[in-house]
RNA sequence: ACAUACGCUGUUGGAGAGUGAUUGACACCCUGAGUCGGCAGACGACGGGCGUGAAUCCACCGAAGGGGCAACCCGCGGACUGAAGCCCGCGGCGAAUCUCUCAGGUUCCAGGACAACAGGGUUCCG
Numbered sequence: 001a002c003a004u005a006c007g008c009u010g011u012u013g014g015a016g017a018g019u020g021a022u023u024g025a026c027a028c029c030c031u032g033a034g035u036c037g038g039c040a041g042a043c044g045a046c047g048g049g050c051g052u053g054a055a056u057c058c059a060c061c062g063a064a065g066g067g068g069c070a071a072c073c074c075g076c077g078g079a080c081u082g083a084a085g086c087c088c089g090c091g092g093c094g095a096a097u098c099u100c101u102c103a104g105g106u107u108c109c110a111g112g113a114c115a116a117c118a119g120g121g122u123u124c125c126g
Stems, first nucleotide, its partner, number of pairs: 005122002008119006018058001020057004025052002028049003034043003059106003065102001066100003073092006
């Protein structure tokens, strides 16, 4: 000094699966038994509608995160061998968009592996 590497920030794109059931809570709306009141009006049970979020249960998804492992390679032992290699067993290292479904998710929003572009940061090789 520099990445085609690594990670950070921003922008864009970005799949899948139930608007499931039950039970409380809160807000708003409808009705209005009844109460207070001279009137105006105020409060208002039960019931119903709708929305939000929570809990539990069932079903499902896999692309936050997390768990698991194949070959290769390494070590030990065994058999064979003049000695090794090949072979067998055990252990270690060891990947994913595979797999598990813990977590998370299943209207919209949000999230979202990954990809592109831009910015700046760190550091190999040379």

The RNA shown here (Glycine riboswitch aptamer) has 126 nucleotides and comes from a bacterium.
The model forms 90% of the base pairs in the Rfam consensus.